RNAcentral holds the sequence, with entries from SILVA. The RNA shown here (small-subunit ribosomal RNA) has 1413 nucleotides and comes from a metagenome. Its Rfam family is "Bacterial small subunit ribosomal RNA". The coordinates come from a structure-prediction model, not an experiment, and the mean pLDDT is 83.
RNA sequence: AAACGAGGCGUCACCCUUCGGGGUGGCUCCUAGUGGCGGACGGCUGAGUAACGCGUGAGCGACCUGCCCUAAUGUGGGGGAUAACUCCGAGAAAUCGGAGCUAAUACCGCAUGUGCCCCGCUCCAUGGACGGUGCGGGGGAAAGGUCCGGGGUAACCCGGUUCCGCUUUUGGAGGGGCUCGCGUCCUAUCAGGUAGUUGGUGAGGUAACGGCUCACCAAGCCAGAGACGGGUAGCUGGUGUGAGAGCAUGACCAGCCAGAGGGGGACUGAGACACGGCCCCCACUCCUACGGAAGGCAGCAGCAGGGAAUCUUGCACAAUGGGCGAAAGCCUGAUGCAGCGACGCCGCGUGAGGGAAGAAGGCUCUAGGGUCGUAAACCUCUUUUCUCAGGGAAGAGCAAGGACGGUACCUGAGGAAUAAGCCACGGCUAACUACGUGCCAGCAGCCGCGGUAAUACGUAGGUGGCGAGCGUUGUCCGGAACUAUUGGGCGUAAAGGGCUCGUAGGCGGUUCGGAAAGUCUCCUGUUAAAUCUCCCGGCUUAACUGGGAGCCGUCGGGGGAUACUUCCGGACUGGAGAUCAUCAGAGGCAAGCGGAAUUCCCGGUGUAGUGGUGAAAUGCGUAGAUAUCGGGAGGAACACCAGUGGCGAAAGCGGCUUGCUGGGGUGGUUCUACGCUGAGGGGCGAAAGCGUGGGGAGCAAACCGGAUUAGAUACCCGGGUAGUCCACGCCCUAAACGAUGGAUGCUGGGUUUGGGGGGUAUCGACCCCCUCCGAGCCGUAGCUAACGCGAUAAGCAUCCCGCCUGGGGACUACGGCCGCAAGGCUAAAACUCAAAGGAAUUGACGGGCGCCCGCACAAGCAGCGGAGCGUGUGGUUUAAUUCGAUGCAAAGCGAAGAACCUUACCUGGGCUUGACAUGCUGGUGGUACCAACUCGAAAGGGAAGGGACCUGAAAGGGAGCCAGCACAGGUGCUGCAUGGUUGUCGUCAGCUCGUGCCGUGAGGUGUUGGGUUAAGUCCCGCAACGAGCGCAACCCUCGUGGCUAGUUGUUUUCUCUAGCCAGACUGCCCGAAAGGGAGGAAGGGGGGGAUGAGGUCAAAUCAUCAUGGCUCUUACGUCCAGGGCUACACACACGCUACAAUGGUCGGUACAGACGGUCGCGAAGCCGCGAGGUGGAGCCAAUCCGACAAAGCCGGCCUCAGUUGGAAUUGCAGGCUGCAACCCGCCUGCAUGAACGCGGAGUUGCUAGUAACCGCAGGUCAGCAUACUGCGGUGAAUACGUUCCCGGGCGUUGUACACACCGCCCGUCACGUCAUGGAAGUUGGCAACACCUGAAGUCACUGGGCUAACCCCUUCGGGGGAGGCAGGUGCCGAGGGUGGGGCUGAUGACUGGGACGAAGUCGAAACAAGGUA
Repeated sequence: AAACGAGGCGUCACCCUUCGGGGUGGCUCCUAGUGGCGGACGGCUGAGUAACGCGUGAGCGACCUGCCCUAAUGUGGGGGAUAACUCCGAGAAAUCGGAGCUAAUACCGCAUGUGCCCCGCUCCAUGGACGGUGCGGGGGAAAGGUCCGGGGUAACCCGGUUCCGCUUUUGGAGGGGCUCGCGUCCUAUCAGGUAGUUGGUGAGGUAACGGCUCACCAAGCCAGAGACGGGUAGCUGGUGUGAGAGCAUGACCAGCCAGAGGGGGACUGAGACACGGCCCCCACUCCUACGGAAGGCAGCAGCAGGGAAUCUUGCACAAUGGGCGAAAGCCUGAUGCAGCGACGCCGCGUGAGGGAAGAAGGCUCUAGGGUCGUAAACCUCUUUUCUCAGGGAAGAGCAAGGACGGUACCUGAGGAAUAAGCCACGGCUAACUACGUGCCAGCAGCCGCGGUAAUACGUAGGUGGCGAGCGUUGUCCGGAACUAUUGGGCGUAAAGGGCUCGUAGGCGGUUCGGAAAGUCUCCUGUUAAAUCUCCCGGCUUAACUGGGAGCCGUCGGGGGAUACUUCCGGACUGGAGAUCAUCAGAGGCAAGCGGAAUUCCCGGUGUAGUGGUGAAAUGCGUAGAUAUCGGGAGGAACACCAGUGGCGAAAGCGGCUUGCUGGGGUGGUUCUACGCUGAGGGGCGAAAGCGUGGGGAGCAAACCGGAUUAGAUACCCGGGUAGUCCACGCCCUAAACGAUGGAUGCUGGGUUUGGGGGGUAUCGACCCCCUCCGAGCCGUAGCUAACGCGAUAAGCAUCCCGCCUGGGGACUACGGCCGCAAGGCUAAAACUCAAAGGAAUUGACGGGCGCCCGCACAAGCAGCGGAGCGUGUGGUUUAAUUCGAUGCAAAGCGAAGAACCUUACCUGGGCUUGACAUGCUGGUGGUACCAACUCGAAAGGGAAGGGACCUGAAAGGGAGCCAGCACAGGUGCUGCAUGGUUGUCGUCAGCUCGUGCCGUGAGGUGUUGGGUUAAGUCCCGCAACGAGCGCAACCCUCGUGGCUAGUUGUUUUCUCUAGCCAGACUGCCCGAAAGGGAGGAAGGGGGGGAUGAGGUCAAAUCAUCAUGGCUCUUACGUCCAGGGCUACACACACGCUACAAUGGUCGGUACAGACGGUCGCGAAGCCGCGAGGUGGAGCCAAUCCGACAAAGCCGGCCUCAGUUGGAAUUGCAGGCUGCAACCCGCCUGCAUGAACGCGGAGUUGCUAGUAACCGCAGGUCAGCAUACUGCGGUGAAUACGUUCCCGGGCGUUGUACACACCGCCCGUCACGUCAUGGAAGUUGGCAACACCUGAAGUCACUGGGCUAACCCCUUCGGGGGAGGCAGGUGCCGAGGGUGGGGCUGAUGACUGGGACGAAGUCGAAACAAGGUA
């Protein structure tokens, strides 16, 4: 559902009726079944697939196609069943069985057949089996329904042709199947694969070709242009990125493919091997009465789980589309809409204008201010959005019908109302301050921040960026020319194969003709749509979307061009080869021969050593060495020639002769393009090493001794075995290097050398010129990062091969191949680092070189280091022993002087706006101030009493005082936050700049060079020319003379003092400059001082001072008393005094300079042994005083001794200063009399009025000097010289150093962490193979079961046949099982190396000549 029958509800008509109802027919609706069409579309997903799967272009002359369109034809006449239904039965269920009835557009014969299909013959065309013509033979179809008209009571019949169907055939459209060319990821540590494999013949099968399948025959087929294997993956249009070429990718949308729980299979059908169909096996889930049975969201929603993470169990078929239908219509999680998610794209808003007392507040601050900031408040305005109210679509072709939707949109009202965040602010990279923190917490894309001033962490303020977003993470492309086709490289940065021959391949000389494959051009087909670009249009705009145009690598067809490449044909000689002549050579192989030397043996001469080294020793030698002479043996290597030379492909080759043999150069002749390179492959291939057999003189790994050394498994020495040599066979590596592949062509020169030819010249091949081939050097252009290369290219080009892509891991592991072994070739990953590296520059450094300085060494003198003491420091101690200085360059330093003070430290006692400054507020008249007395160690506390000043008429004010608030104060920290000052290299001669020039640059030049100097001093030269800071000079002082003045010196002439001049300078002679010489007091810087370039040491100092920050605030401030800085087992530094006779001691006696002195120096005199006391003259100093200088000289004693040396220590007694000498001063006298007899290793100063010795003074200071700073007296020695030590300057060289040699850096061992290899094994995964078993199912076979139509026979009961069904058998067959292998993971006692880690151990291998290149 207008095919079919049946059942049911309702209703209408007619009939029957027992009046309840029943029957027949019509109409409408519902239900399952039969039948038709559709479930092969649409929707989802990407597991598999490396394949004709996909893309693109062709082909099918080898094919199919339901529904649709077109054209033609027919639609005649029969038959037998079966669901539903009824009855019976089985089962828990799913479901099933039996009997009976029935219809069709279901099923089956028969008839007809234009055309159609098949066969035979024939002709045409052709590309092959196709197509077409004619003739003959054979084969095969169908279904009815509806509408209209007529007839009939009705069932039904006839006719028409309206519509829908049905049958056969033609053509089409669209869809599909198959075939082919080209394209389509990684891996060669996968190199061989393959038996239906490759082809043929025949058959089967399919819609169709085909090993698609089968039988037989043959032995092929694929593979280095990558077969086979392994890994990964759906493909494309497109998408992201990119200038492009590319690279990456394949979400949404669109095309194709594949899949539907895993696997297999067919059925039906036009189409399937079928997502929501069937059968079987397996896994899982559910039901069960245990016998069985059900299921498949990778459809739409939704749930669970997993996960970093991904939505509503919505509305509607109104639109678009699909299925069925004539249609109405039904179905449609396709689709149209809505919902959720800032997931993306796009648009819009969160207000606009005015507004400075620049409010408050925050932050900051130099305390003034600045900033947030017109920002806010406030005033005016607007209403997108929002809320409310009203209206209200298009989307719908002819009426009605809208899920979205009361949505979009329109109107009105309200009110700034409802609406801002995120990230960053060290550089890259736009944007800065404060606080907190203190290598912590933390940040970080890379570099890197953080260890007390963090623009880098955290917070805040501010600022920058973006904005309904912002930031992070992951991935891809880009930048990245960093895989280089466009568009890279290989001498030293990574990278040329050790060399050669040659296969495939790639590339290839001159010329003519032809072809037209590459190439170029035109036309044409295709390149789906979407996407993309441009133009135009529609939603208010945009996103989005409609139309038009463009683009679309590649590919097919046709026409044309012919320069180049290619192909074909002809010609040429210059590439290459052949041929002739000639030449050089350590080219190769084999055989023979020779002399020198070493060693050994024999003999002679001869005697005590020899040998070896830095020095020695081991060794050899009186059993006669070494040395020397003669003779002999043996092995290896070939002096001179010899060269920067020759030959060879490289490795490599060196006495002479002979034989065999390869290559090369030059000069001619004639033929031919026969050429170049060379993946794989073959051969050669130093030394060492291996095998077998020889040989063995010298040398010499291992080994043994001797030395050296901390050690010395080394360097040096004495021995010494493999080996080195020969034959044969392996190995196959190297800094096999020119670190430079081969070939060809082109591109200035000069010079040397080997070989050849020619010219010229000549007695001559002496020389000279040209040329070819080889080997070197220097250089033009050019190249190169630079160095450098430069006709022997690393220049300009072409061809071919090899190789590279950060360092380490790793010239490694595993696998494979080779090897007797050693091992070789090929060759990763995990992990780890922010570099590794090249060339050049500037420094620094060197047990590199050259030149040169310095009391640097040497030559000298005197010391130190030993003793005692002083002082300082370390250490230790202490309540405290305050702090700082620490190699030179701290240590008699800050400190030019600690008993108190100083004083910063300790103990104890006090004060709290304070010991000191400033400001503010309040108070105060008997106030400030003085102060008896009192407690106390003092500070301090209490306190009777006394008692003011300035101004003003007064009140009052000021000062003072008291209370309080701000603040004071800190020798508390940071010298690594700083200023200033200072030390040191070093009074060394250096350090720089401008301009120019050179170099890509760092940078160089100048400043280097030749001389010279104390000197970057000066001269000469020079791509440099000048200049600055340093050097020198100018300053002070001493040395000579003159003049002036002369107080306090004095005799003013000298000496002296003070001042001014002269003199030496650039003068004179030689000389470029230096340098030398004369005169002269002084001569080339006359002696001394002051003067310290640019820098270095985070050098020193926060305790001189100043100062940022931090910190303490009845204390880390301040005052006071006492103590300490003075300690004492030790160690060091700097000194003093000595150890004695060049002395000590006693006596006598001579000569300085400089300096100080009024709170001072202090005379004479007197007292004291003395320190000192007393005394006070004189002196504000050329006047007086300190103040006698001492060594020296003269004389006496001492006589080598721990002393008449030496003075420490201790006792006693004194003196002085001071408030005070106990801790803790100095001095005196008497007594005491220690160590010490010249100092180990080592080490310091000094070159002339110096060292040494001698004393004097001053500052500090009440007192205290062996220290310090000055002063004079006496007064030497030595310097050949620059080899060495130390420091420095200049040039040069090497460098792996740059915190710069006190640098860098290697390996073992020990510890920790991590990844990885091996390993007896253990345990998974994957794909195959062999055998066993084998479901479903197709196909085949089967006959003894069953069987409506059709055919035959029939006695009408039936029988037989064709065909079918069930069953059985066979082939194949998913899966399962067994077995031995393959590939690949995990794990494994133990074991190997590797990487990394703050300070571990041992040595010292490399970088310099790295101390043995």